[in-house]
Context: one part of a larger RNA
RNA sequence: CAUUGUUGAAGAACUCGGCAAAAUGACUCCGUAACUUCGGGAUAAGGAGAGCCUAUGUUUUCUUUUUGAUUGCAUACGGCGGCACAGAAUAGGGGGUAGCGACUGUUUAGUAAAAACACAGGACUCGCCAAAUAAUAUAAUAUGAUGUAGAGAGUCUGAUACCUGCCCGGUACUGGUUAGUUAAGUGUUUAAGUGAAGUUUACUUUGCUUGAUAUCUAAGCUCCAGCAAACGGCAGCUGUACUCCUGAACGGUUCUAAGGUAGCGAAAUUCCUUGUCGGGUAAGUUCCGACCUGCAUGAAAGGUAUAACGACUUCCCUACUGUCUCCAACAAUGACUCA
Numbered sequence: 001c002a003u004u005g006u007u008g009a010a011g012a013a014c015u016c017g018g019c020a021a022a023a024u025g026a027c028u029c030c031g032u033a034a035c036u037u038c039g040g041g042a043u044a045a046g047g048a049g050a051g052c053c054u055a056u057g058u059u060u061u062c063u064u065u066u067u068g069a070u071u072g073c074a075u076a077c078g079g080c081g082g083c084a085c086a087g088a089a090u091a092g093g094g095g096g097u098a099g100c101g102a103c104u105g106u107u108u109a110g111u112a113a114a115a116a117c118a119c120a121g122g123a124c125u126c127g128c129c130a131a132a133u134a135a136u137a138u139a140a141u142a143u144g145a146u147g148u149a150g151a152g153a154g155u156c157u158g159a160u161a162c163c164u165g166c167c168c169g170g171u172a173c174u175g176g177u178u179a180g181u182u183a184a185g186u187g188u189u190u191a192a193g194u195g196a197a198g199u200u201u202a203c204u205u206u207g208c209u210u211g212a213u214a215u216c217u218a219a220g221c222u223c224c225a226g227c228a229a230a231c232g233g234c235a236g237c238u239g240u241a242c243u244c245c246u247g248a249a250c251g252g253u254u255c256u257a258a259g260g261u262a263g264c265g266a267a268a269u270u271c272c273u274u275g276u277c278g279g280g281u282a283a284g285u286u287c288c289g290a291c292c293u294g295c296a297u298g299a300a301a302g303g304u305a306u307a308a309c310g311a312c313u314u315c316c317c318u319a320c321u322g323u324c325u326c327c328a329a330c331a332a333u334g335a336c337u338c339a
Stems, first nucleotide, its partner, number of pairs: 001334008009325001013323001018320001027049004035040001037159001051080003054076005061069002081085001093318004098313002100310002105117002121157006132143003160305004165234003170231002173226004179222003185216001189212011235254006263297001264294001275291005
């Protein structure tokens, strides 16, 4: 020095943080709050008891009826011994506040166990025998399924309770489609080039090549509707207004598809910011309760609340302690030195 013990005044002053350690601990009895989905919370919290002997009562079993032996229990202002009686070992510290996730569960085999994933529940969409999946899905084949819309598949949300506002202009999807546009194709008309035949030798008929072009013509697009628990979106200025400033309600005006409703709010979201006020401390950039000026909250990328649960995160209190003030002594085993 390392590991492990024992003791020590004060008791978290340590530190990012009580990390680590200490303390609690089994059994019996008493007692047990807020809140609550009435099941819980709860071993809540907080107390008491305990060894051995004797006496009395009761009890189990065996003997056979007894003041027997034996197994437990209860009571005693009965007694005894030890420093110590759950005599060693094993065996929850507790309480309060808030956030997140309902819960049990799952996960980065080897730095992350969580607030991430899953979940029961909710909603939308798809297809009537398939849809969907197997790289593609046209063949065969398989799953779906030896199932049949109360079944199956995809997407989002995530127990429960109260709820889930407005916007279809853009994008996507679904339905419609009188009209417009339109491909290959069709080939009316025509230009240029070049052959053939005929005859009047410069015209007629006919073919080929290239170019332009009328007509006819599907889906799609344009167009007309629907649809937001589809992708998404949810504003300014100004008057009444003054003897600081702020200012409800009402009105005016511009723009918009519509202008953010209920809720919540310096929040896991707040830049300015250690916002302001209150609480807790002698002293609090954290914490809790409010306010609302929301840089840049908001309703299934769900909003708000929530008992129970959590090796989750924040703050406080109590018990406890060498974490610290500030280290010291002792003991055990190693390391180390010598042999």

The part of an RNA shown here (large-subunit ribosomal RNA, domain IV) has 339 nucleotides and comes from Metabacillus sp. Rfam family: Bacterial large subunit ribosomal RNA. Its family is annotated with ribosome and structural constituent of ribosome in the Gene Ontology. The full RNA is in RNAcentral, with records from ENA. The source organism's lineage runs through Bacteria, Bacillati, Bacilli, Caryophanales and Metabacillus.